[in-house]
RNA sequence: CUUCCCGUUGCGGGAGAGUGCGGCAUCUGCCGCCGCCGAAGGCGCAAUUCACCCGGAAUCGCUCAGGCAAAAGGACCGCAACCGCCAG
Numbered sequence: 001c002u003u004c005c006c007g008u009u010g011c012g013g014g015a016g017a018g019u020g021c022g023g024c025a026u027c028u029g030c031c032g033c034c035g036c037c038g039a040a041g042g043c044g045c046a047a048u049u050c051a052c053c054c055g056g057a058a059u060c061g062c063u064c065a066g067g068c069a070a071a072a073g074g075a076c077c078g079c080a081a082c083c084g085c086c087a088g
């Protein structure tokens, strides 16, 4: 100095499900009841691996949390910058 990869930041794309009923109230609000969604987070499991045991993933499952007009958020994808590491 350069490439891959990890992390952070910015930009763009980004689904699902009642703007349900009632009350209070300063409509980005709060509470109660029922129905639903899963792609923040969280939890659980197989094959495989291992002498054995332990361990052991996910956009799979659960739905605690979160969400069900808009906004915000949003796994994941792309681009750019920065940082770190391996190799050359």
Stems, first nucleotide, its partner, number of pairs: 001088002005084001007082007018034001020033005035068003041064001042062003049055001